This is a predicted structure of a 350-nucleotide part of an RNA (small-subunit ribosomal RNA, central domain) from a metagenome. The full RNA is in RNAcentral, with records from SILVA. Its Rfam family is "Bacterial small subunit ribosomal RNA". The coordinates come from a structure-prediction model, not an experiment, and the mean pLDDT is 88.

Context: one part of a larger RNA
RNA sequence: CUGGGCGUGAAGGGCACGCAGGCGGGGAGACAAGUCAGAUGUGAAAACCCAUAGCUUAACUCUGGGCCUGCAUUUGAUACUGUUUCUCUUGAGUACGGGAGAGGAUGGCGGAAUUCUUGGUGUAGCGGUGAAAUGCGUAGAUAUCAAGAAGAACACCGGUGGCGAAGGCGGCCAUCUGGCCCGAUACUGACGCUCAUGUGCGAAGGCAAGGGGAGCAAACAGGAUUAGAUACCCUGGUAGUCCUUGCAGUAAACGAUGGAUACUAGGUGUUGGAGGUAUGGACUCCUCCAGUGCCGCAGCUAACGCAUUAAGUAUCCCGCCUGGGGAGUACGCUCGCAAGAGUGAAACUC
Numbered sequence: 001c002u003g004g005g006c007g008u009g010a011a012g013g014g015c016a017c018g019c020a021g022g023c024g025g026g027g028a029g030a031c032a033a034g035u036c037a038g039a040u041g042u043g044a045a046a047a048c049c050c051a052u053a054g055c056u057u058a059a060c061u062c063u064g065g066g067c068c069u070g071c072a073u074u075u076g077a078u079a080c081u082g083u084u085u086c087u088c089u090u091g092a093g094u095a096c097g098g099g100a101g102a103g104g105a106u107g108g109c110g111g112a113a114u115u116c117u118u119g120g121u122g123u124a125g126c127g128g129u130g131a132a133a134u135g136c137g138u139a140g141a142u143a144u145c146a147a148g149a150a151g152a153a154c155a156c157c158g159g160u161g162g163c164g165a166a167g168g169c170g171g172c173c174a175u176c177u178g179g180c181c182c183g184a185u186a187c188u189g190a191c192g193c194u195c196a197u198g199u200g201c202g203a204a205g206g207c208a209a210g211g212g213g214a215g216c217a218a219a220c221a222g223g224a225u226u227a228g229a230u231a232c233c234c235u236g237g238u239a240g241u242c243c244u245u246g247c248a249g250u251a252a253a254c255g256a257u258g259g260a261u262a263c264u265a266g267g268u269g270u271u272g273g274a275g276g277u278a279u280g281g282a283c284u285c286c287u288c289c290a291g292u293g294c295c296g297c298a299g300c301u302a303a304c305g306c307a308u309u310a311a312g313u314a315u316c317c318c319g320c321c322u323g324g325g326g327a328g329u330a331c332g333c334u335c336g337c338a339a340g341a342g343u344g345a346a347a348c349u350c
Stems, first nucleotide, its partner, number of pairs: 003322004007304002012318001014201004021194003025088007033081002035077008048066004053061002091191001092188004096183004103177007110154001114150008125136002162169002206247006215241002220236004258317006266295011299306002323350003332343004
């Protein structure tokens, strides 16, 4: 000496479940595998190191010792790890009583708006823009009233509010269903944490088949603008957007921050719950737990900033990085109907 890192420089897997593996709470006993100590055997010679000796000296050579850090056998030690037995309750879980919620699935219902259809009133414009034009309208539009149809989305409430592992979830009601929080007791007794491979979930867009199609709108057409305008603006408009069943498997899938546990000043807001104070009661105030924001000390950081929701202090497990370009490309393989996805180089060059 026996790497350093991953919020923004390269680097946290999109998210979860979980086999193998790794790691694992308190007490007592047993064993002695790891571990530690002793002894014996072996560890060829030469080389190397030390001390002598021989060539006048040195190189060289001789003798003795060390070294050979190892292995085997054996005798012990038992703190730690391990194996095993007994035991404990604080980790984990179960039961019980409450609670909040756009968590998920299915079915039904509702009003506003939009478009269309029919009828009434009514007449020359409407629409659109920076200004216009394309477009619509005397075959009666726009406006307005009534009736009907359709599809999609749910104003206000609505909130750095809530729920979910993530993606994500918002009208109302019902049914089925997952998770979470709080409280007080009882029970199980380490049953835990993480997780390569694997499996499942996974926005938008895309694909297949069948439905649906109001509005919006890639492509496309036209009108403008312009030197041009394959755009921005306008008038139209098809896939798509919606539903069902499959496929696909990617995102700035972001907190650009993997998960778990413990510890480390505070202040302030807010959500759910419990206890206390107070009161006729609701408030108010105080304490605790769980979440979610802001500010801030120590500490950390290249700085920005983070700061009990850590990027602080530590431990365990997983993933990933190792100069820029070439390149997330080529080739091969796996998956896919395809689009493509996953894995993933090198030459060369700076």